[in-house]
RNA sequence: GGCACGAUAGCUCAGUGGUAGAGUAGGGGACUCAUAAGCCCUUGGUCGCGGGUUCAAAUCCCGCUCGUGCUACCA
Numbered sequence: 001g002g003c004a005c006g007a008u009a010g011c012u013c014a015g016u017g018g019u020a021g022a023g024u025a026g027g028g029g030a031c032u033c034a035u036a037a038g039c040c041c042u043u044g045g046u047c048g049c050g051g052g053u054u055c056a057a058a059u060c061c062c063g064c065u066c067g068u069g070c071u072a073c074c075a
Stems, first nucleotide, its partner, number of pairs: 001071007010024004018055001026042004048064005
């Protein structure tokens, strides 16, 4: 350089056109003599960046950035 996959909440990840979610973490409550575990409630998002398509885009198309893997050449 070429090809493939990926980038979504603090973290790990779902979501393949129609209100962005789960687990965990954080906060609060209840329980307990007290703590932990478990239980209930709850905060938290420019969906990597820029364009395009569409009534409507995390999702489809194009370009770019970064990450992972494979591969070719040189040394």
A computed fold for a 75-nucleotide RNA from Rubritalea squalenifaciens, annotated as transfer RNA. Its mean pLDDT, the model's own confidence on a scale to 100, is 83. Its Rfam family is "tRNA". Rfam links the family to the GO term triplet codon-amino acid adaptor activity. From the family's description: Transfer RNA (tRNA) molecules are approximately 80 nucleotides in length. The organism belongs to Rubritalea, within Bacteria.